RNA sequence: AGAGUUUGAUCCUGGCUCAGGGCGAACGCUGGCGGCGUGCUUUAGACAUGCAAGUCGAACGGAGACCAGGGGCUUCGGCCCUUGGAAUUAGUGGCGAACGGCGGAGUAACAUGUGGGUAACCUGCCCCGAAGACUGGGACAACCUCGGGAAACUGAGGCUAAUACCGGAUGUGGCCUCCGAGGCUUCGGCCUUGGCGACCAAACGAAUUUCGCUUCGGGAUGGGCCCGCGUCCUAUCAGCUAGUUGGCGAGGUAACGGCUCACCAAGGCGACGACGGGUAGCUGGUCUGAGAGGAUGACCAGCCCGACUGGGACUGAGACACGGCCCAGACUCCUACGGGAGGCAGCAGUCGGGAAUCUUGGGCAAUGGGCGCAAGCCUGACCCAGCGACGCCGCGUGGAGGACGAAGCCCUUCGGGGUGUAAACUCCUUUUAUCGAGGAAGACAAUUGACGGUACUCGAAGAAUAAGCCCCGGCUAACUACGUGCCAGCAGCCGCGGUAAUACGUAGGGGGCGAGCGUUGCCCGGAUUUACUGGGCGUGAAGAGCGCGUAGGCGGUUUGGCAAGUCUGGUGUGAAAUCUCACGGCUCAACCGGGAGGCUGCACUGGAUACUGCCGAACUGGAGCACGGUAGAGGGGAUCAGAAUUCCUGGUGUAGCGGUGGAAUGCAUUGAUAUCAGGAGGAAUACCAGUGGCGAAGGCGGAUCCCUGGGCCGUUGCUGACGCUGAGGCGCGAAAGCUGGGGGAGCGAAAGGGAUUAGAUACCCCUGUAGUCCCAGCCCUAAACGAUGGGCGCUAGGUGUCGGCGGUUCAUCCGUCGGUGCCGCAGCUAACGCAUUAAGCGCCCCGCCUGGGGAGUACGGCCGCAAGGUUGAAACUCAAAGGAAUUGACGGGGCCCCGCACAAGCGGUGGAGCAUGUGGAUUAAUUCGAUACUAACCGAAGAACCUUACCUGGGUUUGACAUACUUCGGAAAGGCUUGCGAAAUCAGGCUCCUCGGCGCCCAAAAGGCGCCGACCGUCGUACACCGGUUGCAUGGCUGUCGUCAGCUCGUGCCGUGAGGUGUUUGGUUAAGUCCAACAACGAGCGCAACCCCUGUCCUCUGUUGCCACCGGGUAAUGCCGAGCACUCUGAGGAGACUGCCGUUACAAGACGGAGGAAGGUGGGGAUGACGUCAAGUCAGCAUGGCGGUUACAUCCAGGGCUUCACACAUGCUACAAUGGGCGGAACAAAGGGCCGCAAACCCGCGAGGGUGAGCUAAUCUCAAAAAUCCGUCCUCAGUUGGGAUCGCAGGCUGCAACUCGCCUGCGUGAACGCGGAAUCGCUAGUAACGGCGGGUCAGCUAUACCGCCGUGAAUACGUUCCCGGGGCUUGUACACACCGCCCGUCAAGUCACCCGAGUCGGUGGCACCCGAAGCCCGUGGCCCAACCCGCAAGGGAGGGAGCGGUCGAAGGUGCGAUUGGUAAGGGGGACUAAGUCGUAACAAGGUAGCCGUACCGGAAGGUGCGGCUG
Repeated sequence: AGAGUUUGAUCCUGGCUCAGGGCGAACGCUGGCGGCGUGCUUUAGACAUGCAAGUCGAACGGAGACCAGGGGCUUCGGCCCUUGGAAUUAGUGGCGAACGGCGGAGUAACAUGUGGGUAACCUGCCCCGAAGACUGGGACAACCUCGGGAAACUGAGGCUAAUACCGGAUGUGGCCUCCGAGGCUUCGGCCUUGGCGACCAAACGAAUUUCGCUUCGGGAUGGGCCCGCGUCCUAUCAGCUAGUUGGCGAGGUAACGGCUCACCAAGGCGACGACGGGUAGCUGGUCUGAGAGGAUGACCAGCCCGACUGGGACUGAGACACGGCCCAGACUCCUACGGGAGGCAGCAGUCGGGAAUCUUGGGCAAUGGGCGCAAGCCUGACCCAGCGACGCCGCGUGGAGGACGAAGCCCUUCGGGGUGUAAACUCCUUUUAUCGAGGAAGACAAUUGACGGUACUCGAAGAAUAAGCCCCGGCUAACUACGUGCCAGCAGCCGCGGUAAUACGUAGGGGGCGAGCGUUGCCCGGAUUUACUGGGCGUGAAGAGCGCGUAGGCGGUUUGGCAAGUCUGGUGUGAAAUCUCACGGCUCAACCGGGAGGCUGCACUGGAUACUGCCGAACUGGAGCACGGUAGAGGGGAUCAGAAUUCCUGGUGUAGCGGUGGAAUGCAUUGAUAUCAGGAGGAAUACCAGUGGCGAAGGCGGAUCCCUGGGCCGUUGCUGACGCUGAGGCGCGAAAGCUGGGGGAGCGAAAGGGAUUAGAUACCCCUGUAGUCCCAGCCCUAAACGAUGGGCGCUAGGUGUCGGCGGUUCAUCCGUCGGUGCCGCAGCUAACGCAUUAAGCGCCCCGCCUGGGGAGUACGGCCGCAAGGUUGAAACUCAAAGGAAUUGACGGGGCCCCGCACAAGCGGUGGAGCAUGUGGAUUAAUUCGAUACUAACCGAAGAACCUUACCUGGGUUUGACAUACUUCGGAAAGGCUUGCGAAAUCAGGCUCCUCGGCGCCCAAAAGGCGCCGACCGUCGUACACCGGUUGCAUGGCUGUCGUCAGCUCGUGCCGUGAGGUGUUUGGUUAAGUCCAACAACGAGCGCAACCCCUGUCCUCUGUUGCCACCGGGUAAUGCCGAGCACUCUGAGGAGACUGCCGUUACAAGACGGAGGAAGGUGGGGAUGACGUCAAGUCAGCAUGGCGGUUACAUCCAGGGCUUCACACAUGCUACAAUGGGCGGAACAAAGGGCCGCAAACCCGCGAGGGUGAGCUAAUCUCAAAAAUCCGUCCUCAGUUGGGAUCGCAGGCUGCAACUCGCCUGCGUGAACGCGGAAUCGCUAGUAACGGCGGGUCAGCUAUACCGCCGUGAAUACGUUCCCGGGGCUUGUACACACCGCCCGUCAAGUCACCCGAGUCGGUGGCACCCGAAGCCCGUGGCCCAACCCGCAAGGGAGGGAGCGGUCGAAGGUGCGAUUGGUAAGGGGGACUAAGUCGUAACAAGGUAGCCGUACCGGAAGGUGCGGCUG
């Protein structure tokens, strides 16, 4: 720091996604040790049990275990009384309990943070200072007695102490009133001080010092109150407010204050966001980030708030009080039913909730707190331990050596490679864990250690106790095999999986991290994707339809002052912790300690004055005014005019008119249309007229008059910044539409009819209502567009036009100001483009945007008569939606050009019969493949068996065939033959009695034996074999576009880029052929040429060819000699190049001509660019993978591929007289031939047979060529056309012609009389017609195919149209590329949402009712010790219960508000491989599209009116 993802590719816009860091986490798999941290984020849900706040006997009275003395009694155990001491201690009293600990419900607030104020205040304990503590009194607990109660508890009477309570004294002092003085002051008051008067204290409790008590002043600490500033979302919350705002007075408080009350006034707050709603404790900090910022507020720390819910006060220095009280409510528990008790959001713990969060531990040793003189007691604060990998940090699971490298596993091209020095093995070490021993610091003078027998140290044994998780398609580091087969599954995004998946699952291997690793959730980042730093708005989302103008924001020149902003110095503060830096302590680190910095802030204060601001003075350039001109469809009103349409009346006139692509509906003999005259009425104003004018926009068009707004130019006289913009607000605002009233000619939604069509709710036609017009009033929207807000300044020009002025006059000219267009530089832009009329460079102000869909929808508000407008979401869903440009492809777009593409012409096909192929059907099988053009006489250039792949049946299993090893055998194979059988096969007989080498026996040979090998058979193993599968795994080959003229490259140039240029343009060509021009210059593959055949000539060659000359011969023939001239054979050359001439053209070239056998590539062939169709072929062959292996292999027989109601394709033969039959006569080329071609002769009507010369071929032969010509018959008919079909008789091939061959003869003699829609071939030696040959092959289905020659035409005006193709251009929403894309209804499923008769809750509000506790007020006939009077009784003072009242929580009733849940039903929306209907949009999308509006229609949509060009 970026990356992936929209496209065929590109650039841009823009969203989505990823890589990073973090966490109080959770989940999955796994888990050795230690240190330091950390641990209910959810139900502020409910809680069993224990503990968490007590302490002081040195405040007090009592009780008093126990001890001691005395006395008494004694059953000798002891008991009783008394005195003294005394642990302990219920009660009185004091202090504490308001701290500490927990939680975050509430709170948007002076709650918090920060800085100030308090002259408006308080402060127990503590410190300092001053002064003092004198004298009396009466009670109440405890206790005793008697009661009540289940309990909790409690009543009455009696006794008693105090540091409890009360009276009096004293008064340093304090406080209050009044009268002064001084100082200070924020002018409110405060401080000091003098005088008079009133009022106010205490504890002889303990004691050795000392601790306490009272008053006053001060301090310290802690608080209260007030203020400035900062602090979330929502305007679909815009108005809020009655103690409300202020005043006067009073009350209340520690204290100011409407804090409370009475009275008076009518204020106060609010777009700088009041009020309301939602959410939330705030901060130091934490996480992230480069920062600015964003998010967050666990642990630790500060503040606030809460303590079951709500209310309340009491006590107190302090509370409205977590472990206090009272009341109400809910809940739980006890109960004798009468009443009581309780509050873990303290520490543990339980249940519940939840994805989820610990021990009912130890200790007060330390730190801290309460009480106490102290000892000490208390302390779930705290210190420790336990549990959890929850986090951070550290350590280990061993180290060294050890093979060209074990085994296993994996892969493999079978050679090998990988795991891998990894293991084994050898040597070594011992952290951790284990065992044994020792053993702290933590403790400031002494005592005291929970942790803890811990840390740590020493020793022992032994590699021993210790590795997983995720990932491996791209992003993103890491690849193979198998399994699976759009299944199972994966997935963060893009996307993988449909039989070779590096993407699923497993394995091997690899990568990453490591006691962890992944996943999920959330935050920041990346995201300059809310843009302050740091974005935009012509077309991507985005300029408000336009103006006037309020608040606000911004503001010309000069000068003086002030110093708010601004800059700078200083001071205070910004708690600690955190953070940064270095240092130090735990072996390191995490962690911790001390130090420095920082904490970007706030306040005060000194200074500066350029800029902004404020105040003052001035200026004229901005702005405005005046005066003089001037153009104009600017606006409003009234009047008038002519042309045209329609209607009415009359005349003329007659058969049609009208309308369309063509028609029809319609009008017309009751006289239309046409035409003439007259009249009526409404609407609109031809020409002028113009990228002309005016207006802010909408918009404005005949003429005249009246009223009226604005602009421009000139002159520089006046004002003196008066300006710009403009949230709200107000006004204007096309068309359609609405209300009321008029009007209504034409046009014309709707409607009706006619056409078109599959349909036609449309396009076209005929009618036609609202409307269009006027008046008044609404509506307020448009593609209201320059899709471009307004203002000012600056930044090259050129050219047109409108208005004005100047250059004395004129001016076609020049200058200048204002407007309006075009072109164009710099600059800008993603590009297109903009460019002084900016989309450039700047400043100011406003509006608006933040992915697509949902949706400009829903709900709410406001406006409207309605239609509707305006404001304007969410759920859900998608991985895009977009802009501009590029290359293609396409267009019922344009231009140019070509092709038997059409046209012109000739002959066919489609009809018939037959042949052949195919589909289909059939079948045991009818083997398989080929399927638009580019399958269908195609693979098949030969299916009776074979072929053969199919079917049926019969057999074989190392196999019909190959290689290797191996067992057995050496008549084993082979040959002949017999038997069963359809054959294969099997069984038997005979024959043959194998060959080479070595060794042994033997003298040697022969012979015998053994071994090895060859060969053969046989048992067996590897393997064979497969026409089984995948042509979508492939090679090779082929078809097609297309023999079309194209397809590219290098360098350069242009463009951000895709890409363009070159290759375009003008000519020309068969051609990207050539020429010219040109930011291109060259080059390659294609074109052409080079090759073959053919056409002319030459040279050479002459046998088997030829025969002119010469000779010989025959019935005749090159038959023979001779010859090689000619023909010919087959080798080599020549020739043609637009070379020459003319015309034209710059050229290329074109046209005409000459010569020539041939003329403009002479004719034909071979030759097929980059590529396209996942085209064809696994059945030619090859080949990966998969599959079969007594069968999907193999052998054999028979059958099938030859079926047949049909359909299609390609052909043959015909339909006849240009013909057919018969007879006669003539002329080819190219080929084949020894398992062959076969002459001649004979036989047969013939197919053919017999015989067989010749020929391995320019020799012999197939062989006759046929059409043609001559002659003759037929005479237009189903025939003497046509030959199908069938019968009989034959021939040939072959083992065999039944299924199922060909041929011959005789007989039979079908359809068919030129073929519907449609369709094919061919442009010259072509079509057409005619025959000949060959391959395959025993034969043949050949009418096919491949060749050969003969006869031999017609036509092409031309390129409008059909098809295909090439080039340029244009549009595009297509790119699988128009067989494309795509819209809406309907039907089905799923999901979320809106409305909804209602219904069930929550929240807060208002009104009223009831009114607890309690404070306060009143009363107080009842009650009361202290003081006073009194001997007393009693009275007084004072207090209280009770009662009344104000306020008052909960509760009740009613009302409306708001927010949720749920709901019959209704509505649209989104999504979902292959549903229905149409075809709206994208190409002129076949009616250009779109916007607003209105009406209509199954649906897209159609039509009207106005607008836009996108």